[in-house]
RNA sequence: UCUUAUCAAGAGUCGGUGGAGGGAACAUACCCUGUGAAGCCCGGCAACCUCUUUUCUAUAAAGAAAGGUGCUAAAGGAUGCAGAAGUUAUUCUGAUCGAUAAGG
Repeated sequence: UCUUAUCAAGAGUCGGUGGAGGGAACAUACCCUGUGAAGCCCGGCAACCUCUUUUCUAUAAAGAAAGGUGCUAAAGGAUGCAGAAGUUAUUCUGAUCGAUAAGG
């Protein structure tokens, strides 16, 4: 960089450490934070890879959680581009972009 899948569920609102930022670029507002941010460790969640069983051997279903990742405020926290609805507050859908996994 490309392909495919997923992105409204779940997980310490009280673990330890740490000591001022954080919400994955930018902008705007908004939110979290010394009643302790990020990071790290532990714990946990989930089940993409993985493992077991069944199977029409294509897939699929059920189960497991040892291992590789991931995640653990708010729908990917909201808006940004396009469309639809509308009580003109806003709401919904899609695209783009992004994140994660597996593969090339």
The RNA shown here (SAM riboswitch aptamer (S box leader)) has 104 nucleotides and comes from Candidatus Salinicoccus stercoripullorum. The sequence is in RNAcentral, with records from MGnify. The organism belongs to Salinicoccus, within Bacteria. Rfam family: SAM riboswitch aptamer (S box leader). Gene Ontology term of the family: regulation of gene expression.